[in-house]
RNA sequence: UACAGAGUAAAAAUUCGUGCGUAAAGUGUUUGCUGUACGGGGAGUUGACGGCAAAACGAAAGGUUUUUCCUGCGGUACGGAUUUUGCAUCCCGCUGUU
Numbered sequence: 001u002a003c004a005g006a007g008u009a010a011a012a013a014u015u016c017g018u019g020c021g022u023a024a025a026g027u028g029u030u031u032g033c034u035g036u037a038c039g040g041g042g043a044g045u046u047g048a049c050g051g052c053a054a055a056a057c058g059a060a061a062g063g064u065u066u067u068u069c070c071u072g073c074g075g076u077a078c079g080g081a082u083u084u085u086g087c088a089u090c091c092c093g094c095u096g097u098u
Base pairs, nucleotide, nucleotide: 002097003096004095005094010085011084012083013082014081015080016079017078018077019076020074021073022072029055030054031053032052033051034050035049036048040092041091042090043089061071062070063069
């Protein structure tokens, strides 16, 4: 000098547990405002994940000793496990070869 490579936060799926709803909240969609995080260091988006407000849409119940429990259901909440994906991108650094 050139080429190659490693590593994170986190995300998704499956599953288990404990809840919530089933008298419809939540989830999902759109718009506006706003925040957070993003390999060891720096920068960082039109990408990722949240919060608030508004709008549109909208559901699976059944049984029972009868308000209690059971079985379901919900693109349901949180936590655990497993698997998969994984710095948008740029610069520097690190490892290997040259």
Model confidence (mean pLDDT): 75 of 100. The RNA shown here (THF (Tetrahydrofolate) riboswitch aptamer) has 98 nucleotides. The sequence was found by an Rfam model in a public genome assembly.